Molecule: transfer RNA
Organism: Boops boops
């Protein structure tokens, strides 16, 4: 050049018409203190177009990761 796989909260990952779940930070309660456990809170569909009533999910560009031809 050609081709394939993947991209989801700070990390790891689930979701067949809802964005969740562990850890993680925070802040509360509880205790003499602190650990543990409680409760609450922060945070996200790489980006963009298209298709449908309805997209994280399908298409299609584009980034970016890693494989495989040559």
């Nucleotide at each position: 050049a050609g081709g394939g796989a993947c991209u989801u909260a700070g990390g790891u990952u689930a979701a067949a018409u809802c964005a969740g779940a562990c850890c993680g930070g925070c802040g509360g309660c509880c205790u003499u203190c602190a650990a543990a456990g409680c409760c609450g809170c922060c945070a996200g569909c790489a980006g963009g177009a298209g298709u449908u009533a309805a997209a994280a999910u399908c298409u299609c560009c584009u980034a970016g990761u890693c494989c495989c031809u040559g």